[in-house]
RNA sequence: GCAUUGGUGGUCUAGUGGUAUGAUGUCACCCUGCCAUGGUGACGACACGGGUUCUAUUCCCGGCCAAUGUA
Numbered sequence: 001g002c003a004u005u006g007g008u009g010g011u012c013u014a015g016u017g018g019u020a021u022g023a024u025g026u027c028a029c030c031c032u033g034c035c036a037u038g039g040u041g042a043c044g045a046c047a048c049g050g051g052u053u054c055u056a057u058u059c060c061c062g063g064c065c066a067a068u069g070u071a
Stems, first nucleotide, its partner, number of pairs: 001070007010024003018054001025043006048062004
């Protein structure tokens, strides 16, 4: 250089045209004489730019980053 794969809360992860799941985390409350464990609730995300579409995290294009292969 070329090809392929991937980029989702602080961290890990599911999902695939119709506003995104779970775990962990943080905070509040309950439980307890206190701590731990446990329970309930809240907060928190589709890497960037453009296109198609009524609607894009998803489809397409471009550059960026990472990994793998090849020279």
Annotation: This is a predicted structure of a 71-nucleotide RNA (transfer RNA) from Hofstenia miamia. The sequence is in RNAcentral, with records from Ensembl Metazoa. Rfam family: tRNA. Rfam's curators write: Transfer RNA (tRNA) molecules are approximately 80 nucleotides in length. By type it is a transfer RNA.